This is a predicted structure of a 102-nucleotide RNA (SAM riboswitch aptamer (S box leader)) from a Balneolales bacterium. Its Rfam family is "SAM riboswitch aptamer (S box leader)". About the family: The SAM riboswitch is found upstream of a number of genes which code for proteins involved in methionine or cysteine biosynthesis in Gram-positive bacteria. The coordinates come from a structure-prediction model, not an experiment, and the mean pLDDT is 84. The organism belongs to Balneolales, within Bacteria. The model forms 97% of the base pairs in the Rfam consensus.
[in-house]
């Protein structure tokens, strides 16, 4: 870093150290945050893709030692495009994650 393929209304905090700003993105709104967010570490927990055992096997039941990933807000909400008028509903983009791939 390509490209697929799959999911993205659930679920899971505490400490230590740090010191201004942060919730990916032009705008808008909405929060968080010196009563220390964001970040790192480290322990702990969620999940259950990869695994692992099992069945009536396009799936489903269990489990969770390893690999990853996650633990404010629907991926915080829009934004494009479409239905419908209404603060709504469907989808693309593009993000995140994961197995895989070149």
């Nucleotide at each position: 870093u390509u490209c697929u393929u799959a999911u993205c209304a659930a679920g899971a905090a505490a400490a230590g150290c740090c010191g201004a700003g942060g919730g990916a993105a032009a705008u808008g709104g909405c929060c968080c945050a010196a009563c220390g967010a964001c970040g790192c570490u480290u322990u702990a927990g969620c999940a259950a893709c990869c695994c692992c055992g099992g069945a009536u096997c396009u799936u489903c039941c269990g489990g969770a030692a390893g690999g990853u990933g996650c633990u404010a807000c629907c991926u915080c909400c829009a934004g494009c495009c479409u239905c419908a008028a209404a603060u709504g509903g469907g989808g693309a983009a593009a993000g995140a994650u994961a197995a895989g791939u070149g």